Predicted 3D model of a 74-nucleotide RNA (transfer RNA) from Ruegeria intermedia.
Rfam family: tRNA. The family's RNA type in Rfam is transfer RNA.
């Protein structure tokens, strides 16, 4: 320096072939139940989808440059 994965909630990760308001599980705040805690149960907060341009009537998804992280050639 080449080539490949990967970056989406505080963590751990799906998002199929572009389409509706972006999700789970834990984890936080709130209640129920408990004598208390724990555990169980109900509801809920909480996202510049790493950044910047581009294509599209529409982009986490497709193209491009950049920027972290791993793998690999050399």
């Nucleotide at each position: 320096g080449g080539c490949c994965c990967g970056g989406u909630a505080g963590c751990u990760c799906a998002g199929c072939u572009g389409g509706a308001u972006a999700g789970a599980g834990c984890a936080g705040g709130a209640g129920c139940c408990u004598u208390c805690u724990a555990a169980g149960c109900u509801c809920u907060u909480g996202g510049u989808c790493g950044g910047g341009g581009g294509u599209u009537c529409g982009a986490g998804u497709c193209c491009u440059c950049c920027c972290c992280g791993g793998g690999u050639c050399g």